[in-house]
RNA sequence: AGAGACGGCUAAACGAUCGCUGAUGACGCAGAGUCAUCGGAGGAAAGUCCGGGCUCCGUAGGACAAAGUGCCAGGUAACGCCUGGGAAGUGUGAACUUACGGCAAGUGCCACAGAAAAUAAACCGCCGAGUAUUCGGUAAGGGUGAAAAGGUGUGGUAAGAGCACACCGCAAUCGCUGGUAACAGCAUUGGCAAGGUCAACCCCACUUGGAGCAAGACCAAAUAGAGAUCGAAAGACAUGGUCCGUGUCCGAUCUGGGUAGGUCGCAAAUAGUACGCCGAGUCGUGCUCGAGAUGAAUGAUCGUUCUUGGACAGAACCCGGCUUAUCGGCCGUCUCUUCCU
Numbered sequence: 001a002g003a004g005a006c007g008g009c010u011a012a013a014c015g016a017u018c019g020c021u022g023a024u025g026a027c028g029c030a031g032a033g034u035c036a037u038c039g040g041a042g043g044a045a046a047g048u049c050c051g052g053g054c055u056c057c058g059u060a061g062g063a064c065a066a067a068g069u070g071c072c073a074g075g076u077a078a079c080g081c082c083u084g085g086g087a088a089g090u091g092u093g094a095a096c097u098u099a100c101g102g103c104a105a106g107u108g109c110c111a112c113a114g115a116a117a118a119u120a121a122a123c124c125g126c127c128g129a130g131u132a133u134u135c136g137g138u139a140a141g142g143g144u145g146a147a148a149a150g151g152u153g154u155g156g157u158a159a160g161a162g163c164a165c166a167c168c169g170c171a172a173u174c175g176c177u178g179g180u181a182a183c184a185g186c187a188u189u190g191g192c193a194a195g196g197u198c199a200a201c202c203c204c205a206c207u208u209g210g211a212g213c214a215a216g217a218c219c220a221a222a223u224a225g226a227g228a229u230c231g232a233a234a235g236a237c238a239u240g241g242u243c244c245g246u247g248u249c250c251g252a253u254c255u256g257g258g259u260a261g262g263u264c265g266c267a268a269a270u271a272g273u274a275c276g277c278c279g280a281g282u283c284g285u286g287c288u289c290g291a292g293a294u295g296a297a298u299g300a301u302c303g304u305u306c307u308u309g310g311a312c313a314g315a316a317c318c319c320g321g322c323u324u325a326u327c328g329g330c331c332g333u334c335u336c337u338u339c340c341u
Stems, first nucleotide, its partner, number of pairs: 001337010012305007020040008042312001046323002049321005054212004061244004066208005071085005086100001087098004101203002106201002108197003123142002125138005150168006169192001170190004175186004216264004226255006235249004271288006
């Protein structure tokens, strides 16, 4: 100097004029409203994919079915999340990826090609006997294929083959060492395998009430405390399904009528931030308290600064995560290449 990897911060600031809205105070006051002060969309507010807080149903108790997760350990209110480690794989490397339990429990699938694709094999070739055909042995060499009865070497054989041996690989072990563990290394025995696939069915381990702020509570007002059909205690109903249990006493379906207005829920939250500890996170101390609409507020213009100005994009019960989209700017640590000293 160039090319990369990982992590973090920011997402314009200040002033003026006009406009919208929340809180507090004052004036007005039946009231409408007026003035002042302090505030007013995000890093993802998005997706609605997970986990909770909260509200209601309400024996939510048990079992089955169903669904979810799936290496080990720690963190957390919890999670399918986070952190660290292990294994396999990618990269020169910093680093990154993983839907990572079980195929010797069973079942299924592996098209085409190929002789043969798991009850697995003989097309070419090699060897032997014959010799026009043919018969026997073989699975080392070749071919097909994503994958063909473990690999390299030596010996042996009619030619070959773990046929035998050495090393590697593989399997087993009340084995040893290290580690909390996943796992790693070593040792002993064995010619040893019966391929691959579980985001295939399935098996195993663990986890799981449901519905949701359009939840729910209260106030006011209005109407038709209406009608029909079916079932009815050996019944019906009770917030996913089935069964058992428990509780209650009418229940279900259809037609028709009234209201759809207001208040609360509604923002102090497992919140943010500084320091210490620190892998995540927790804990301790201090400081702050940041919008709350309801057909839906947070805008427009001008000037200056600067990183030259806009990408992705707008709260609706609130948090902890993940995923997706993305203009510009800044910072830190680490890796590789080249040159100079």
Description
Predicted 3D model of a 341-nucleotide RNA (Bacterial RNase P class A) from an OMG group bacterium. Model confidence (mean pLDDT): 76 of 100. It matches the Rfam family "Bacterial RNase P class A". Rfam classes the family as a ribozyme.